[in-house]
Context: one part of a larger RNA
RNA sequence: AUUGAACGCUGGCGGCAUGCCUAACACAUGCAAGUCGAACGGUAGCAGGUCCUUCGGGAUGCUGACGAGUGGCGGACGGGUGCGUAACGCGUGGGAAUCUGCCCAAUAGUGGGGGAUAACCCGGGGAAACCCGGGCUAAUACCGCAUACUCCCUACGGGGGAAAGCGGGGGACUGCAAGGCCUCGCGCUAUUGGAUGAGCCCGCGUCCGAUUAGCUUGUUGGUGGGGUAAAAGCCUACCAAGGCGACGAUCGGUAGCUGGUCUGAGAGGACGACCAGCCACACUGGGACUGAGACACGGCCCAGACUCCUACGGGAGGCAGCAGUGGGGAAUAUUGGACAACGGGGGAAACCCUGAUCCAGCGACGCCGCGUGGGUGAAGAAGGCCUGCGGGUUGUAAAGCCCUUUCGGUAGGGACGAAAGCUCUCGACCUAACACGUCGGGAGGUUGACUUAACCUACAAAAGAAGCACCGGCUAACUCUGUGCCAGCAGCCGCGGUAAUACAGAGGGUGCGAGCGUUAAUC
Numbered sequence: 001a002u003u004g005a006a007c008g009c010u011g012g013c014g015g016c017a018u019g020c021c022u023a024a025c026a027c028a029u030g031c032a033a034g035u036c037g038a039a040c041g042g043u044a045g046c047a048g049g050u051c052c053u054u055c056g057g058g059a060u061g062c063u064g065a066c067g068a069g070u071g072g073c074g075g076a077c078g079g080g081u082g083c084g085u086a087a088c089g090c091g092u093g094g095g096a097a098u099c100u101g102c103c104c105a106a107u108a109g110u111g112g113g114g115g116a117u118a119a120c121c122c123g124g125g126g127a128a129a130c131c132c133g134g135g136c137u138a139a140u141a142c143c144g145c146a147u148a149c150u151c152c153c154u155a156c157g158g159g160g161g162a163a164a165g166c167g168g169g170g171g172a173c174u175g176c177a178a179g180g181c182c183u184c185g186c187g188c189u190a191u192u193g194g195a196u197g198a199g200c201c202c203g204c205g206u207c208c209g210a211u212u213a214g215c216u217u218g219u220u221g222g223u224g225g226g227g228u229a230a231a232a233g234c235c236u237a238c239c240a241a242g243g244c245g246a247c248g249a250u251c252g253g254u255a256g257c258u259g260g261u262c263u264g265a266g267a268g269g270a271c272g273a274c275c276a277g278c279c280a281c282a283c284u285g286g287g288a289c290u291g292a293g294a295c296a297c298g299g300c301c302c303a304g305a306c307u308c309c310u311a312c313g314g315g316a317g318g319c320a321g322c323a324g325u326g327g328g329g330a331a332u333a334u335u336g337g338a339c340a341a342c343g344g345g346g347g348a349a350a351c352c353c354u355g356a357u358c359c360a361g362c363g364a365c366g367c368c369g370c371g372u373g374g375g376u377g378a379a380g381a382a383g384g385c386c387u388g389c390g391g392g393u394u395g396u397a398a399a400g401c402c403c404u405u406u407c408g409g410u411a412g413g414g415a416c417g418a419a420a421g422c423u424c425u426c427g428a429c430c431u432a433a434c435a436c437g438u439c440g441g442g443a444g445g446u447u448g449a450c451u452u453a454a455c456c457u458a459c460a461a462a463a464g465a466a467g468c469a470c471c472g473g474c475u476a477a478c479u480c481u482g483u484g485c486c487a488g489c490a491g492c493c494g495c496g497g498u499a500a501u502a503c504a505g506a507g508g509g510u511g512c513g514a515g516c517g518u519u520a521a522u523c
Base pairs, nucleotide, nucleotide: 001522002521003520005519006518007517008516009515012370013369014368015367016366018363019362020328025326026325027324029323030322031321034073035072036071039070040069042066043065046064047063048062049060050059051058052057080281081280082279089206090205091204092203093202094201095200098198099197103194104193105192106191107190108189109188110187111145113143114142120135121134122133123132124131125130151160152159153158165186166185167184168183169182170181173180174179207253208252209251214244215243216242219241220240221239222238223237224236225235226234256278257277258276259275260271261270262269263268283304284303285302286301287300306317307316308315309314334360336359337358338357343354344353345352346351373403374402375401376400383394384393385392386391407464409459410458411457412456413455417450421446422444423443424442425441426440427439428438429437467512468511469510470509471508472493473492474491478507479506480505481504482503488495489494
């Protein structure tokens, strides 16, 4: 000088940060990932409409909406933790044998069929979790057919491979209507390129121990085969006998790495909390499924430990998400508010979800700012302490008089954070179209958790606001009393055995100040 600190004494206000460093110990409760009816069949509940009614009510998906279900996208992000890991894990610089949903650009296509299945109904089993059988049904769910330059395979003859619809508007024509048809938008399929993200390989760097000296059999290389999105002993069969090591292999210990942080004139040393990038993990161990992406924190299966339910047959669970509880510990916060902003997921949108986030609460834990008053005031008051008894000191300090009112309190006013989305309108584009829609401009109204906020004004009265450590030397600050090697102090030297500036108290002083000391730790 510094700290994610703790402890002791003390404590007025605000801003900004920050807060389980220990048991990756166990967890009650709530919340933390949903959304889409403009993909689909539908209608359990709510509201409305219509019909019937014995006035009790009943029927009807017709409408707004929508539980459960099918389907799509998202749940691989965001959030947490640092167990493991000395490793291509990280950092840095390169590389070639790869994939990439949504997004952007481009080209082409989007034709015609089929069979199921949940929901639902009926029946059954079970304490429950849940499960089974029969029957009906839809789709952007599933499967053929057609076509496909580009795509894939190829012996270069050829062979293989797609798709799905939904919504808005509408002049002529058509149709009883829905619609056909036209057009716009959103989708879907194939391929190419991009962007983004990811996988893989390599050079160099990356702690301690030699009281660890040898290590290795898929081991090192080759061939055939397999496998992956992709190179490769990645896997396998055979063949060869290699490969690494005092430039420290192997083994043991410790540890997430980095940007950075602290210190220091620097070189260096120590550290890696908060913030940011990467990695690893998700009760412990193992495994795959789905998917563009996982071997998947709030998915699945198996085994194990633990907890819970049970009708004893069998089931359920995983806070290293946000709060919160027990425990451990010197020690670390609220079972708060809101999606207003920003960001994310879904949706055409309205909107819904979001313990990410933004805010508020608690803690002097840290940094910074402000205040606890200002001026005047000598009879140098009283009191305290000291005294050589004259006095000295506390001390302009107080009182008194004059003044101010920050902060706090009360009352009143009062922003920024809000731009959008939405409605109307103008222009351009699209178009058969003045519809719809997209882009740009204008106008209008609306949206704030924080918020009893920032800031401003008024009111009252110095009114509500100072402590802590030290005073032998180092080191700034001295006397008295008590004690008597006792009680005690102490960072080092050392103090204390009857005048102790070193113990304890007091007066006085010194240093810092809403803090001051102590302890721990680093330079």
Notes
Predicted 3D model of a 523-nucleotide part of an RNA (small-subunit ribosomal RNA, 5' domain) from an uncultured Gammaproteobacteria bacterium. Its mean pLDDT, the model's own confidence on a scale to 100, is 88. Its Rfam family is "Bacterial small subunit ribosomal RNA". RNAcentral holds the full RNA, with entries from ENA, Greengenes and SILVA.